[in-house]
Molecule: c-di-GMP-I riboswitch aptamer
Organism: Nitrosomonadaceae bacterium
RNA sequence: GUAUUUACUCGGCAAACUUACUGAAAGGUAAGGACGCAAAGUCACCGGCCUAAGGGAAACUAGGGUAGCGGAACUGCCUCA
Numbered sequence: 001g002u003a004u005u006u007a008c009u010c011g012g013c014a015a016a017c018u019u020a021c022u023g024a025a026a027g028g029u030a031a032g033g034a035c036g037c038a039a040a041g042u043c044a045c046c047g048g049c050c051u052a053a054g055g056g057a058a059a060c061u062a063g064g065g066u067a068g069c070g071g072a073a074c075u076g077c078c079u080c081a
Stems, first nucleotide, its partner, number of pairs: 004081001012037002017032006035068001041074002045071003048066003054061002
C1' cells in the first nucleotide's frame, strides 16, 4: 500500500411526526424531533418505486421525483488482527 475483518475515542447523518415556505403532484428546503445508519457521502447511468402538470377520446405517458430500494461509477474518518 491492497484485500478481508473488528473494538474504542472524537465526532457525523437523521425516519415517523409537528410548524413554516415551496411545488400541479410526488417531493424539496428550514427549524424542532430521533426510527435507524459504517458510506443513511456524491451521482438518476441500469432496474425498481412514487407523481401525472402538460399530452391523449381513453388506456396511458417523465424532460418531474426517490441515493433511507438494489446495482454500476466516484470519493472518504478512526482502528485490533